[in-house]
RNA sequence: GGACGGCACUCUGGAGACGCCCGGGCAAACCGGGGGCCGAAGGUGAAAGCGGAGCAUUCCGCGAAUCUCUCAGGCAAAAGGACAGAGCGAGCGUU
Numbered sequence: 001g002g003a004c005g006g007c008a009c010u011c012u013g014g015a016g017a018c019g020c021c022c023g024g025g026c027a028a029a030c031c032g033g034g035g036g037c038c039g040a041a042g043g044u045g046a047a048a049g050c051g052g053a054g055c056a057u058u059c060c061g062c063g064a065a066u067c068u069c070u071c072a073g074g075c076a077a078a079a080g081g082a083c084a085g086a087g088c089g090a091g092c093g094u095u
Stems, first nucleotide, its partner, number of pairs: 002095004007089001009087005018035001020034005036075003042071001043069001045067001049062005
């Protein structure tokens, strides 16, 4: 110096589910309570497999996701948003 991977930032795309009910408030925003619902911030769980203990079909630990749960979050728009694409930067890893 090149390639690939990862990371930060910027831009673009980006789903689901009540603009529900009651109270406060002139009203909107918002606040409190109640019911219903969604999964794509974050988080929980764990199959194969791996490791350990044991005489043992047992026990313990590790163990991915857009799966699972719905704790958190969300259910007009806006915002947020996993993920994807592009740009840019540092120079972290491999070669």